Source information:
A computed fold for a 96-nucleotide RNA from a marine eukaryotic metagenome, annotated as Glycine riboswitch aptamer. Its mean pLDDT, the model's own confidence on a scale to 100, is 81. Rfam family: Glycine riboswitch aptamer. Rfam describes the family as follows. This family represents the bacterial glycine riboswitch.
């Protein structure tokens, strides 16, 4: 100096809507009301993971140019995520 792992902080955006199931309350049925599966579709986030490529290098040809290699909290939003819980890039502090 790297370091799984610990512990601590840790942003962002709909608790969206329709449909189909299941439980539970409501005296049966219909309806209402809450939990919870799942499928559609519309909005929106970037801090998990992913693309993209930039100074600048290198080779090629030597006029133009072509190929390759290269970074992020940047950029796309595939995944991922829009209440809580979890998750969570980075940071302190411990570190087999």
């Nucleotide at each position: 100096u790297u370091g799984a792992c610990u512990c601590u902080g840790g942003a962002g955006a709909g608790u969206g809507a329709c449909c189909c199931g299941u439980c539970g309350a409501u005296u049966g049925c219909a309806g209402u009301c809450g939990g919870u599966g799942g499928g559609u579709c519309c909005a929106c986030c970037g801090a998990a993971g992913g693309u993209g490529a930039g100074c600048g290098g290198c080779g090629c040809a030597c006029c133009c140019g072509c190929g390759c290699c290269u970074a992020a909290u940047c950029u796309c939003u595939c995944a991922g995520g829009u209440a809580a819980c979890a998750g969570g890039a980075c940071a302190g502090a411990g570190g087999a």